[in-house]
Model confidence (mean pLDDT): 81 of 100. Predicted 3D model of an 843-nucleotide part of an RNA (large-subunit ribosomal RNA, domain II) from Teichococcus rhizosphaerae. Rfam family: Eukaryotic large subunit ribosomal RNA. The family has 88 seed sequences and 107,465 matches in Rfam 15.1. A reference for the family is Yusupov et al. (2001), "Crystal structure of the ribosome at 5.5 A resolution", Science. The family is grouped with related families in Rfam's "LSU clan". Gene Ontology terms of the family: ribosome and structural constituent of ribosome. The full RNA is in RNAcentral, with records from SILVA.
Context: one part of a larger RNA
RNA sequence: GUACGCGCUCCGCAAGGAUGCUGGCGUAAUGGUAGCUAGUGACCCGUCUUGUAACACGGACCAAGGAGUCAACCUUAUGUGCGAGUGCCCGGGCGUAAAACCCCAGCGCGGAAUGAAAGUGAACGUAGGUGAGAGCUUCGGCGCAUCACCGACCGAUCCUGAUGUCCUCGGACGGAUUUGAGUGAGAGCAUAUAGGGUUGGACCCGAAAGAAGAUGAACUAUGCGUGUGUAGGGUGAAGCCAGAGGAAACUCUGGUGGAGGCUCGCAGCGGUUCUGACGUGCAAAUCGAUCGUCAAACAUGCGCAUGGGGGCGAAAGACUAAUCGAAUCUUCUGGUAGCUGGUUUCCGCCGAAGUUUCCCUCAGGAUAGCAGUGUUGAUCCCAGUUUUAUGAGGUAAAGCGAAUGAUUAGGGACUCGGGGGCGCUAUUUAGCCUUCAUCCAUUCUCAAACUUUAAAUAUGUAAGAAGUCCCCGUUACUUUAUUGAACGCGGACGCUGGAAUGAAACAACACUAGUGGGCCAUUUUUGGUAAGCAGAACUGGCGAUGCGGGAUGAACCGAACGCGAGGUUAAGGUGCCGGAGUGGACGCUCAUCAGACACCACAAAAGGUGUUAGUACAUCUUGACAGCAGGACGGUGGCCAUGGAAGUCGGAAUCCGCUAAGGACUGUGUAACAACUCACCUGCCGAAUGUACUAGCCCUGAAAAUGGAUGGCGCUCAAGCGUCCCACCCAUACCUCGCCCUCGGCGCGGGCUCGGCGCGUCGAGGAGUAGGCGGACGUGGAGGUCGGUGACGAAGCCUAGGACGUGAGUCCGGGUGGAACGGCCUCUAGUGCAGAUCUUGGU
Numbered sequence: 001g002u003a004c005g006c007g008c009u010c011c012g013c014a015a016g017g018a019u020g021c022u023g024g025c026g027u028a029a030u031g032g033u034a035g036c037u038a039g040u041g042a043c044c045c046g047u048c049u050u051g052u053a054a055c056a057c058g059g060a061c062c063a064a065g066g067a068g069u070c071a072a073c074c075u076u077a078u079g080u081g082c083g084a085g086u087g088c089c090c091g092g093g094c095g096u097a098a099a100a101c102c103c104c105a106g107c108g109c110g111g112a113a114u115g116a117a118a119g120u121g122a123a124c125g126u127a128g129g130u131g132a133g134a135g136c137u138u139c140g141g142c143g144c145a146u147c148a149c150c151g152a153c154c155g156a157u158c159c160u161g162a163u164g165u166c167c168u169c170g171g172a173c174g175g176a177u178u179u180g181a182g183u184g185a186g187a188g189c190a191u192a193u194a195g196g197g198u199u200g201g202a203c204c205c206g207a208a209a210g211a212a213g214a215u216g217a218a219c220u221a222u223g224c225g226u227g228u229g230u231a232g233g234g235u236g237a238a239g240c241c242a243g244a245g246g247a248a249a250c251u252c253u254g255g256u257g258g259a260g261g262c263u264c265g266c267a268g269c270g271g272u273u274c275u276g277a278c279g280u281g282c283a284a285a286u287c288g289a290u291c292g293u294c295a296a297a298c299a300u301g302c303g304c305a306u307g308g309g310g311g312c313g314a315a316a317g318a319c320u321a322a323u324c325g326a327a328u329c330u331u332c333u334g335g336u337a338g339c340u341g342g343u344u345u346c347c348g349c350c351g352a353a354g355u356u357u358c359c360c361u362c363a364g365g366a367u368a369g370c371a372g373u374g375u376u377g378a379u380c381c382c383a384g385u386u387u388u389a390u391g392a393g394g395u396a397a398a399g400c401g402a403a404u405g406a407u408u409a410g411g412g413a414c415u416c417g418g419g420g421g422c423g424c425u426a427u428u429u430a431g432c433c434u435u436c437a438u439c440c441a442u443u444c445u446c447a448a449a450c451u452u453u454a455a456a457u458a459u460g461u462a463a464g465a466a467g468u469c470c471c472c473g474u475u476a477c478u479u480u481a482u483u484g485a486a487c488g489c490g491g492a493c494g495c496u497g498g499a500a501u502g503a504a505a506c507a508a509c510a511c512u513a514g515u516g517g518g519c520c521a522u523u524u525u526u527g528g529u530a531a532g533c534a535g536a537a538c539u540g541g542c543g544a545u546g547c548g549g550g551a552u553g554a555a556c557c558g559a560a561c562g563c564g565a566g567g568u569u570a571a572g573g574u575g576c577c578g579g580a581g582u583g584g585a586c587g588c589u590c591a592u593c594a595g596a597c598a599c600c601a602c603a604a605a606a607g608g609u610g611u612u613a614g615u616a617c618a619u620c621u622u623g624a625c626a627g628c629a630g631g632a633c634g635g636u637g638g639c640c641a642u643g644g645a646a647g648u649c650g651g652a653a654u655c656c657g658c659u660a661a662g663g664a665c666u667g668u669g670u671a672a673c674a675a676c677u678c679a680c681c682u683g684c685c686g687a688a689u690g691u692a693c694u695a696g697c698c699c700u701g702a703a704a705a706u707g708g709a710u711g712g713c714g715c716u717c718a719a720g721c722g723u724c725c726c727a728c729c730c731a732u733a734c735c736u737c738g739c740c741c742u743c744g745g746c747g748c749g750g751g752c753u754c755g756g757c758g759c760g761u762c763g764a765g766g767a768g769u770a771g772g773c774g775g776a777c778g779u780g781g782a783g784g785u786c787g788g789u790g791a792c793g794a795a796g797c798c799u800a801g802g803a804c805g806u807g808a809g810u811c812c813g814g815g816u817g818g819a820a821c822g823g824c825c826u827c828u829a830g831u832g833c834a835g836a837u838c839u840u841g842g843u
Base pairs, nucleotide, nucleotide: 044059045058046057047056060843061842062841063840064839065838068343070200071199072198073197074196075195076194077193078192079191080190081189082188085109086108087107091103092102093101113120114119128150129149130148131147132146135142136141152183153182154180155179156178157176158175159174164169203342204341206339210332211331212330213329214328215327221306222305223304224303225302226301227300228299229298232264233263234262235260239256240255241254242253243252244251245250268293269292270291273289274288276287277286308324310320311319345776346775347774348773349772350771355368357366358365359364369515370514371512372511373510374509375508376507377506382502383501385500386499387463388462389461390460391459397453398451399450404447405446406445409442411440412439413438415437417435418434419433420432422431467493468492469491470490472488473487474486475485477484518542519541520540521539523537524536525535526534527533547558548557549556562739563738564737565736566735567734568733572729573728574727575713576712577711581726583725584724585723586722587721588720595715606700607699608698610697611696612695613694614693615692616691617690618689619688627684628683629682630681631680633657634656635655639651640650663678667676668675740766741765742764743763744762745761746760747759748758777832779829780828781827782826783825784824785823786822788821789820796816797815798814799813801812802811803810804809
């Protein structure tokens, strides 16, 4: 000097500019609100759970009540007061004699530690040095707190053991990879709040149990005492009487008599059956009929006795006051529960775990991990990445004519063994065949606990200042050697750069919650015949999560979410249900059970002359294949066998001739022949034909219990299957815009006050159960304040009215009501309900 950028002042153009102020338009409306109708989406909340709309539990409805509190102590954080101290309150002073106010002592904690203790007891130094370091700086340096390392001091421990000594004490100086909850120019004490912990009922409700003291035998069990009660029949014991018989003992017959835990049966007492009635009853055990017993171990009144680990019991664990395998009442007691249930307003930010170790641990805890909050310090340090360099490895694969182990088949050799037969020799031995082993060269197939070889992925370290280089030192190590090694003083190298890429992303410390049942998918993998089975690994999900798609759906595909508007896609779709193609092109498929989209809601082996495409090999104008027609002969009734066998029961063999061709015959047939037919040849015909196989669709294979599911209807040159192309549809995804919140960067105090927890501006982000943190709303009471509101109408209640806030909620209008009530700043708490088979009342 030029260019660009920034700042200030002035001028003005352009552009932009609000939810503020204001004008116009609009008020039976494009607004607000309530109800109704129709359509779309939409399963019932709470809870435990991996997982519930569940055929898991609680829940008819409404009102009121209803659950983390208080105290002491400990710990962490923050605020306040004083500070080597701090805390008055035993007591005293003062006083309006309660309080407030003032003061001393004592005591608590702190100010010294260490050692078991006796005891001893913290300055070499500018209260040390080195490195990092806020900050300051005269830019040379000085360097707080804190951290790392080194040294010093005090105590303990282990050594050393001097001067002294009364001779066994004493303990100076000096030390030690030893040790301490120490020192090293104090930081504490008190108080308040919050989080956490412990002890207390300890968030609330809930046992089965245990203990103490009482009350009960009006029910019922048993005993004792004393009373009362129990028709009418039947049977007919003993005894007695009479007669008869007998030598007698005695017997027989007929009466009389009236015994009995005898019998029928009324009352009574009981309670068998109908498994009757009743079963919100007449009744918390009754009624009816039927039934048992009915002179006795009978029934019953009254009195008395026996008491809870006790009684009583013709014994059933029966009974002991509707209670009994241990009564009832009160108390200990709000017993304890690792178990079940419940646990009350809103918004914002972050956001888990079901794993490790230990436990009389497996329904629970502690511990680490994961999470939150705070503080301090980095912000050239870091990384779920790549590259380069250099390591570690023995899985996959591969290998077995490499080791180990397994294993198929032949071949060769020679040695030994077994068997066989021939042969040799007569002394042994050869040779041949076969078999087994051995050896050699090959061959087939294998290995989680085999391996020479050997990946991919994953993984360690490094890519510089704590470095590189130079000079000089120290050393008892090392070297022949001041040679090296280690260490140290000094110096040089500062765009702090030594690969790439990325960067709202790091570290340390403190405090603390929840969790410690998991489950699913791809891949790898163990057990198991298998499983929506059990157990592992990596990663990703669900749990804790909505949205679009898969009709439906915890986990699949797409994609993660503030409130709106517009645009575009993903996955998936586009006949109609249904937004979007009855779109285009080329093939395939006909199913009297067609098919129709991953996970996924099944189908196989095996078949098909259904159809399509292909492969291989044959035949064929020298005329195939198929169709129709003709021929299909002779030796020969071949040989054997047979009762017979002439092509054709059977056996062996299977030639020749003539021919265009004709098998010693492919079947039918006969007792055997015959006859027919086929192979083979020819004529007519005139172009493809035959066989075997491959794989597309289709068909068979393919049977189940309510009627039924490509989601439904339906669809056939598809709306099915295969391949391709174009267009279109729509998610909370992507893009753009506006707004809200959070976080971060940058800027800012002017003119008095206020004020940085503000204002302005730029950018990014926004899911969430348990859980943490922050900010708010509402209720009762207290202090202050508004010289607040109120009979000109407070609170409360009602309200199709208006307004503000994301929300909890709040304000205004109208009505009712008739006497109190509110805002703000603080303090305080018996402070917010849908659930608890919650409590009480009501319906």